This is a predicted structure of a 73-nucleotide RNA (transfer RNA) from Trichonephila clavipes. The sequence is in RNAcentral, with records from Rfam. It matches the Rfam family "tRNA". It is annotated as a transfer RNA.
RNA sequence: GUCCCAGUAGCGCAAUGGAUAGCACGUUGGACUUCUAAUCCAAAGGUUGUGGGUUCGAGUCUCAUCUGAAAUG
Numbered sequence: 001g002u003c004c005c006a007g008u009a010g011c012g013c014a015a016u017g018g019a020u021a022g023c024a025c026g027u028u029g030g031a032c033u034u035c036u037a038a039u040c041c042a043a044a045g046g047u048u049g050u051g052g053g054u055u056c057g058a059g060u061c062u063c064a065u066c067u068g069a070a071a072u073g
Stems, first nucleotide, its partner, number of pairs: 001072002005068003010025001012023002018056001027043005049065005
């Protein structure tokens, strides 16, 4: 350089072009308990890597770009 894959909450992952983008862990608060752990309830936390385009509607399709990983010269 070429080709391919990945990027979504603090970490790890879901989401058929149409629901307020969800799950588990973690964090915070509460309940329970003599205390801790465990268990239960609740909450906070996301401009879906970035910038455009298509569409009534984009995490999803498309273009460019950035980062990471693999293959190849």